[in-house]
RNA sequence: AUCAGAAAAAGGCAAACCUAUCGAAAGGUAGCGACGCAAAGCUUUAGGGGCUAAAAAUCUACGGAUCCUGCCAGCCAGCUACCGGU
Numbered sequence: 001a002u003c004a005g006a007a008a009a010a011g012g013c014a015a016a017c018c019u020a021u022c023g024a025a026a027g028g029u030a031g032c033g034a035c036g037c038a039a040a041g042c043u044u045u046a047g048g049g050g051c052u053a054a055a056a057a058u059c060u061a062c063g064g065a066u067c068c069u070g071c072c073a074g075c076c077a078g079c080u081a082c083c084g085g086u
Stems, first nucleotide, its partner, number of pairs: 001086003005083001012037002018031005035074001041079003047076002049072003057066003
């Protein structure tokens, strides 16, 4: 520098459920717990995609519908990195 991670060692993260708490919700945080992860580290003002719809705005058959400025990095992506291989 590079990789399509075989074998190994050291260490790491932590889904769902449940509890507490914040939130309109999506979801966040903490605890518990391991479904999984070689970037499940960081980034949501590079970008795409998805979720939510309280407020505002627009529309409305007045029931509601659309729509982030709210969220998701464990959807893709960008950046950086341990061990190992080459």